């Protein structure tokens, strides 16, 4: 320099172009003399970033940031 992957919640990870979940974490309550643990619930999200296509975009296109990884 080129070519790919990868970016979503505090973390680790889903999501046929049609309402962004989930485990863990963190609060809160249920138990317990108290702690954990185990059960219910709740919060948390400008989907890195700016454009365009579309009724409608995490998704499709194009620049661009940052990480990684082949290639030269």
């Nucleotide at each position: 320099g080129c070519u790919g992957g990868c970016g979503u919640a505090g973390c680790u990870c889903a999501a046929c172009g049609g309402u962004a979940g989930a485990g863990c974490a963190a609060c809160g309550g249920u138990u317990u003399u108290g702690u954990a643990a185990a059960c219910c619930g709740u919060c948390g999200g400008u989907u890195g970033g700016a454009g365009g296509u579309u009724c409608g975009a995490u998704u499709c296109c194009u620049c661009u940031c940052g990480c990684c990884a082949g290639c030269u």
Notes:
This is a predicted structure of a 72-nucleotide RNA (transfer RNA) from Candidatus Omnitrophica bacterium CG11_big_fil_rev_8_21_14_0_20_64_10. Rfam family: tRNA. The source organism's lineage runs through Bacteria, Pseudomonadati and Candidatus Omnitrophota.